Small-subunit ribosomal RNA from an uncultured bacterium, 1396 nucleotides, folded computationally. Its Rfam family is "Bacterial small subunit ribosomal RNA".
RNA sequence: AGAGUUUGAUCCUGGCUCAGAAUGAACGCUGGCGGCGCGGCUAAGACAUGCAAGUCGAACGGACUAUCGAAUUGGGUAACCGAAACGAUAGUUAGUGGCGAAAGGGUGAGGAACGGAUAGGUAACGUACCUCGGGCUUCGGAAUAGCACCUCGAAAGGGGCGGUAAUACCGGAUGAUAUCACGAAAUGUAAGGUUUGUGAUCAAAGAUUUAUCAGCCUGAGAGCGGCCUAUUCCCUAUCAGCUAGUUGGUGAGGUAAUGGCCCACCAAGGCAACGACGGGUAGCGGGACUGAGAGGUUGACCCGCCACAUCGGGACUGAGACACUGCCCGGACCUCCACGGAGGGCUGCAGUAACGAAUAUUGGGCAAUGGGCGAAAGCCUGACCCAGCGACGCCGCGUGUAGGAUGAAGUUCUUUCGGAAUGUAAACUACUGUCAGGGAUUAGAAAGCUUCGAUUGAUCAAUCCCAGAAGAAGUCACGGCUAAUCUUCGAGCCAGCAGCCGCGGUAAUACGAAGGUGGCAAGCGUUGUUCGGAAUCACUGGGCUUAAAGGGCGCGUAGGCGGACCAGAAAGUGUCUUGUGAAAUCCCCCGGCUUAACCGGGGAAUGGCUCGGCAAACUUCUGGUCUUGAGGCAAGUAGGGGUGUGUGGAACUCUUGGUGGAGCGGUGGAAUGCGUAGAUAUCAAGAGGAACGCCGAAGGUGAAGACAGCACACUGGACUUGCCCUGACGCUGAGGCGCGAAAGCGUGGGGAGCAAACAGGAUUAGAUACCCUGGUAGUCCACGCCGUAAACGAUGCCUACUAGGUUGUGGGGGUUCUGACACCUUCGACCAGUCGUAGCAAAAGUGUUAAAUGUAGGCCGCCUGGGGAGUACGGUCGCAAGGCUAAAACUCAAAGGAAUUGACGGGGGCUCACACAAGCGGUGGAGCAUGUGGAUUAAUUCGAAGCAACGCGCAGAACCUUACCUAGGCUUGACAUACUUGGAUGGCUGCCAGGAAACUGGUUAGUCUGCCCUUCGGGGUGAAACUUGAACAGGUGCUGCAUGGCUGUCGUCAGCUCGUGUCGUGAGAUGUCGGGUUAAGUCCUUUAACGAGCGAAACCCUUACCGUUAGUUGCCAUCAGGUUAUGCUGGGAACUCUAACGGGACUGCCGGUGUUAAACCGGAGGAAGGUGGGGAUGACGUCAAGUCCUCAUGGCCUUUAUGUCUAGGGCUUCACACGUGCUACAAUGGCGACUACAGAGCGACGCGAGACCGCGAGGUGGAGCAAAUCGCAAAAAAGUCGCCCCAGUUCAGAUUGCAGGCUGGCAACUCGCCUGCAUGAAGGUGGAAUCGCUAGUGAUCGCGUGUCAGCUAUAACGCGGUGAAUGUGUUCCUGAGCCUUGUACACACCGCCCGU
Repeated sequence: AGAGUUUGAUCCUGGCUCAGAAUGAACGCUGGCGGCGCGGCUAAGACAUGCAAGUCGAACGGACUAUCGAAUUGGGUAACCGAAACGAUAGUUAGUGGCGAAAGGGUGAGGAACGGAUAGGUAACGUACCUCGGGCUUCGGAAUAGCACCUCGAAAGGGGCGGUAAUACCGGAUGAUAUCACGAAAUGUAAGGUUUGUGAUCAAAGAUUUAUCAGCCUGAGAGCGGCCUAUUCCCUAUCAGCUAGUUGGUGAGGUAAUGGCCCACCAAGGCAACGACGGGUAGCGGGACUGAGAGGUUGACCCGCCACAUCGGGACUGAGACACUGCCCGGACCUCCACGGAGGGCUGCAGUAACGAAUAUUGGGCAAUGGGCGAAAGCCUGACCCAGCGACGCCGCGUGUAGGAUGAAGUUCUUUCGGAAUGUAAACUACUGUCAGGGAUUAGAAAGCUUCGAUUGAUCAAUCCCAGAAGAAGUCACGGCUAAUCUUCGAGCCAGCAGCCGCGGUAAUACGAAGGUGGCAAGCGUUGUUCGGAAUCACUGGGCUUAAAGGGCGCGUAGGCGGACCAGAAAGUGUCUUGUGAAAUCCCCCGGCUUAACCGGGGAAUGGCUCGGCAAACUUCUGGUCUUGAGGCAAGUAGGGGUGUGUGGAACUCUUGGUGGAGCGGUGGAAUGCGUAGAUAUCAAGAGGAACGCCGAAGGUGAAGACAGCACACUGGACUUGCCCUGACGCUGAGGCGCGAAAGCGUGGGGAGCAAACAGGAUUAGAUACCCUGGUAGUCCACGCCGUAAACGAUGCCUACUAGGUUGUGGGGGUUCUGACACCUUCGACCAGUCGUAGCAAAAGUGUUAAAUGUAGGCCGCCUGGGGAGUACGGUCGCAAGGCUAAAACUCAAAGGAAUUGACGGGGGCUCACACAAGCGGUGGAGCAUGUGGAUUAAUUCGAAGCAACGCGCAGAACCUUACCUAGGCUUGACAUACUUGGAUGGCUGCCAGGAAACUGGUUAGUCUGCCCUUCGGGGUGAAACUUGAACAGGUGCUGCAUGGCUGUCGUCAGCUCGUGUCGUGAGAUGUCGGGUUAAGUCCUUUAACGAGCGAAACCCUUACCGUUAGUUGCCAUCAGGUUAUGCUGGGAACUCUAACGGGACUGCCGGUGUUAAACCGGAGGAAGGUGGGGAUGACGUCAAGUCCUCAUGGCCUUUAUGUCUAGGGCUUCACACGUGCUACAAUGGCGACUACAGAGCGACGCGAGACCGCGAGGUGGAGCAAAUCGCAAAAAAGUCGCCCCAGUUCAGAUUGCAGGCUGGCAACUCGCCUGCAUGAAGGUGGAAUCGCUAGUGAUCGCGUGUCAGCUAUAACGCGGUGAAUGUGUUCCUGAGCCUUGUACACACCGCCCGU
């Protein structure tokens, strides 16, 4: 000292939350020792039991005990034993008496006041014990407790009679400096003060050890009290008026003493917005906690004061009480009882139950300190000193120290199995000995007291010795805030966490566990409370245009503030000083406990109050003066300023009459409505009410609301000039008073138009609306209410100062001889705008009007998160409607302001695209093919889903493929790697049994059997193969929302960014915008931008022209040869062609337009002209787009099965629906015959010629060809000739039957293709809707290839042949780009959000 949280991001406002400190605490987990403190905050509720106030025998009479003496006496022969009056000594003590019991101890119920604090007063008072001074202590008397006897009662407790003592009680004497009365003197504001004179009145007690103590009167002191005054001490105005002993006076009473303290009489006062009265809450202070401070909160423990003692009241005694453990009365409660009565008071110390989250022992001792009594010893003392319990707090100590790496074991993590972490930690070695434990010692806390013999420690402390690492660590956290490399597992929006934000829906660093780590530590964490952070009530130290917040406006009361000069006073102020501000606490220094906490001593400090002096600048007060603030006066100026009366024209509606004759009116389109009973339209006359066109505006006036035809009357304010008058008369303004749009209310008028409500017609899913036709209150006038508005400049009023430019309005001055008008001018000034500097502001903006927001001053109003709510209750105003004032419970973590980037808009501008339009041809109707949905099924495997799934994955499902189903097999496996058991087991070709096969079981015949050595006889080895086992293989199983890679799409759209600079607090902006231009962010120009990158373009391939080179398998002009014919042959290298390299096109040239530019338009030349045509090439990104079934891959699942093998079936089903296609519906056609012209491909597991057979599919056969050579191969449309004659046909060919063919197929039933013959369905150009295409394009015609045994190909990918039409536009539909605008959207309009 700050941090988190509103947003996609930003700045601000603003609340919520956190980090700190504290605690009389409580709860959870844990717990070694000691010191010092603290410990019923709740029920001032109730209490069993014990103790907490007694003491004095040196005040008194008795009684009792012990000892001694002892008259007397009983027993005994006696010694002796026993009783005993009386006396002495020692002791105990019920009673009388004295002192104390009013202190000490407890608690905080009440109380908002003389209750506390501070400073004063008492000339208005008291004081036992104590100290000091003066004086005195004399003579008598009468009783009464105790006691004895009698008596009542259960008890408590009484009654009667008799007698007794005193320092108990009473009477007399003496007495002043005491008290009272009457005088005098000085002093004094006053009074009952002080000094002094005379008179009156009041006292006592003795005890004993003979030396003291006690007693009485009086004065003074100290300490302690009583009373009074000033200041100050919580919330509430939703408490505004309160008060009859009330305020004062006189007199009497009462008190120690003043006083309505009490009483009688008299007067009518007293208090209050500076908050009376009422309500609520509370003991107050020193202090404590917190805070930088100012403050805020608090009042446990300790100290001071107050109050209380079961609740309420009362007095007595006494120096002192209206008395905690005294008395009396009443209430409640409890106890005893013989029922008649009697007793009690823990808010003393312990303790009990109760209450509660919660708070201790029915302990020891008077040894110390203090108190009471006593001459003293001493006695009493739950005050106090100690101990016990409680981690409740603070403080201190310990749980070991040093070394020690096989980095042990264990645990945790690790696709990598290698390792890493725990971790020098442990083990182990050496050492130490605190605390706890055991023992011993002491002169410490002890001072006193004393009969001189002795004796005093409840409790604690200190010192020494012994043993042995032994007996001693937890708790919370680890997503951010906030320290902690956070890792694994479990669970799966469940369980749970959470102070705020927020985690959890199968890969959670946030839940639970473990490991690790961090913090603190005998504690740690949680909860409650207080302060802080919070400048979030702002005195220090905030705000009010838009975030919460300026009163709707004025006049003005109280209050606050106030111009210049002089003099005085000294209230504020300054300075010096007196007293006080208790101690403790806090702070500083020193000291004592081993240290610290704690304690002792000294000092400082204690914001205040107070005595006295000095000063006079400022504020204040008093007196005097002034003119600049303010006001007045005179002369002028402008104006929808206000009130009243009168008057005018236009328009409208109505009435009457005329003309006229079918509609009018209204709307997006209609209808309701009006109209042949004559509307609308038009003309004339009349009536009525309301509002005032043009001027008119950036205009004017007014405090605001507001104010508009014209004229008159009355009237308010402003401005200008003069500088004549007054002399601070001023500013603001709580309450108060007045004004105050519209709507609304009351009474009475008025009512043309308009028009809530209402009615009807439309619209609509509905339409209690928007639109239309009507229409009543109302709108208008007079009078009276209401008192609110986005009453807004969302900006209170006043004053001074602080750059300017410009416009309007009104005024002044000047020019012209004058006037109007016009022009000019400048100084100052008023009002109303606009741009803008500095400054301010979160920004937008504001910026001499301005200033809210510059620099300052004065006063008022208002705000303190959002909702609840401007609501409820109360009060008040109102006829009512309602207004003003104005909460809380509860709930959320936001609500909000300004600006930014996007996205969006049934916002705007510009531009583009087969987007539309203009055309051509289709789809949608039919049949069939194919894909999909649905249905079905044992299975109909799976995926793809708007464009961007649906002839898509599939460039080819009869088996295989195949992933699906049924059935049957196998289990280290169909496939990989390494290890292991066995050891020649083994492999291939056969055979047998079962079986559909896979496979299982068996049999032996043949053959092969590795590598090394070899003398070829064989030997060695155990590598290959096989086999056993366990690792593991395998998975087209799941997750495309865990991923890589690849792909689609926007889109071949023109965009997407960066560096530096600049602007902005910032997000961001600029650049990339503007003006042109382009297919293009293409280029030019302008320019706080200058450059650059990815895209566009270019580079690449192909095609169109030419050249060069080359010349076979291609070509053949010229020459020669040959053939029925053919480049067939020799030859040629011209042409075509092939395939390599070059050229060519660049707005290069000309003209025009354009800004001189970029560029565009036209032209020339050219094979080609403005990117010549086509292709490849796809920016940043979007869609959690598609794909785990191409492949790869994390995690999960499965392992005699979700793996693998086999047979059969299925993927080919079929009431239906959709997409994509093919063939048609015919004459631009169909059929037959004949005749032409391509390109690009393919071929050895192949293409297959000629020939022959078959109507044909095809067959036989096999020349040639690994191909510019041979083959597929016939190109078709076209052309020529002929037939058909508009029909369901010589169109169309579905469907079906029969007969065949093909497959290098094992096999064509489910389920192939082809041929021939026969059959001959629908269909006559297709509804709503919808698709493609801008030129070699559409349309149309055929050819080829891949896949492939064959084929479902009408598909896909290529190739060439013939070869059009239309548009030169951008209103609309769709999509896209740029600029701009609004936004409460940002998951971004498929958004957000409101009502029911």